[in-house]
Context: one part of a larger RNA
RNA sequence: CUGGGCAUAAAGGGCGCGUAGGUGGUUUUUUAAGUCAGGUGUAAAAAGCAGCAGCUCAACUGCUGUUCGCACUUGAAACUGAAGAACUAGAGAUCAGGAGAGGAAAGCGGAACUCACAGUGUAGCGGUGAAAUGCGUAGAUAUUGUGAGGAACACCAGUUGCGAAAGCGGCUUUCUGGACUGAAUCUGACACUGAGGCGCGAAAGCGUGGGGAGCAAACAGGAUUAGAUACCCUGGUAGUCCACGCCUUAAACUGUGUUCACUAGGUGUAGGAGGUAUCGACCCCUUCUGUGCCACAGAUAAUUCGUUAAGUGAACCGCCUGGGAAGUACGACCGCAAGGUUAAAACUC
Numbered sequence: 001c002u003g004g005g006c007a008u009a010a011a012g013g014g015c016g017c018g019u020a021g022g023u024g025g026u027u028u029u030u031u032a033a034g035u036c037a038g039g040u041g042u043a044a045a046a047a048g049c050a051g052c053a054g055c056u057c058a059a060c061u062g063c064u065g066u067u068c069g070c071a072c073u074u075g076a077a078a079c080u081g082a083a084g085a086a087c088u089a090g091a092g093a094u095c096a097g098g099a100g101a102g103g104a105a106a107g108c109g110g111a112a113c114u115c116a117c118a119g120u121g122u123a124g125c126g127g128u129g130a131a132a133u134g135c136g137u138a139g140a141u142a143u144u145g146u147g148a149g150g151a152a153c154a155c156c157a158g159u160u161g162c163g164a165a166a167g168c169g170g171c172u173u174u175c176u177g178g179a180c181u182g183a184a185u186c187u188g189a190c191a192c193u194g195a196g197g198c199g200c201g202a203a204a205g206c207g208u209g210g211g212g213a214g215c216a217a218a219c220a221g222g223a224u225u226a227g228a229u230a231c232c233c234u235g236g237u238a239g240u241c242c243a244c245g246c247c248u249u250a251a252a253c254u255g256u257g258u259u260c261a262c263u264a265g266g267u268g269u270a271g272g273a274g275g276u277a278u279c280g281a282c283c284c285c286u287u288c289u290g291u292g293c294c295a296c297a298g299a300u301a302a303u304u305c306g307u308u309a310a311g312u313g314a315a316c317c318g319c320c321u322g323g324g325a326a327g328u329a330c331g332a333c334c335g336c337a338a339g340g341u342u343a344a345a346a347c348u349c
Base pairs, nucleotide, nucleotide: 004320005319006318007303008302012317014200015199016198017197021193022192023191025087026086027085028084029083030082031081033080034079035076036075037074038073039072040071041070042069048066049065050064051063052062053061054060090190091187092186093185094183095182096181097180102176103175104174105173106172107171108170109153113149114148115147116146117145118144119143120142124135125134161168162167205246206245207244208243209242210241214240215239219235220234221233222232257316258315259314260313261312262311265294266293267292268291269290270289271288272287273286274285275284298305299304322349323348324347331342332341333340334339
């Protein structure tokens, strides 16, 4: 390279937008680049391959045939390409609807918590397996009132909904993205994928400035223990929060790339639409989109998957090729740093 693969054996990029490239709907005309057919030339000999023959066989040797290629030329026109014309089933736009923790900003609310002050009140509180450290007669814990502060939003809440993923949950307002359903008015293939590239990207961490109630790495003390640099307890600083700027990694998981088509059903649930019925609302039936469970065919080493495929096919991208050394060294790029990305070999089994 070919081949075979990527849920769990090695292997799907964290996610999107999109460049080049690859691939691409229906009808028709032309062309003849690909394609197919014929002809001519060339393709040194040896070698290779097939057949036959000669050395006793074989190696070896000889004879005959032959492959593929290139160039020119004459044709064919189904398919692909190219050019033209048209179409509407893909895609997009328009109009009408309803749903949603989708995003950004501002404002507001109650519960809880801690602190401060004041009242009542007195000897304990707290904590644990049991204790102790700790707090408390300078009046704690408990309880009542007032005030301040920061963070998070009980119930609703649901295999619920939304988002490309990360993720998103009190209420209101403003701005704003997307999806879905129905109509079938418009455009007329405008599509799919996507190497590089660009953007987004939990937590932790970093820089500058704020903020700091609770929680809590580090740290201190008390226990436990043979020891206890832990698990338990009392404290407690970074951090957690906000603004701006970095970092760019996760079991970033559905361990399952994106898109399209096809292939029995059953049963929940969410958002629509249509029908039947009715005074009306339910109920019932059909259908589209999402989200679960069960299951036929089929698939699988099995587990299991099974119209939300891991089934049957197509297009494009990423990735794998024995274990360790190693996601390391070196180099390069990125970063303030921490480090990240790319990524070997010797050696060894």
Molecule: small-subunit ribosomal RNA, central domain
Organism: lake water metagenome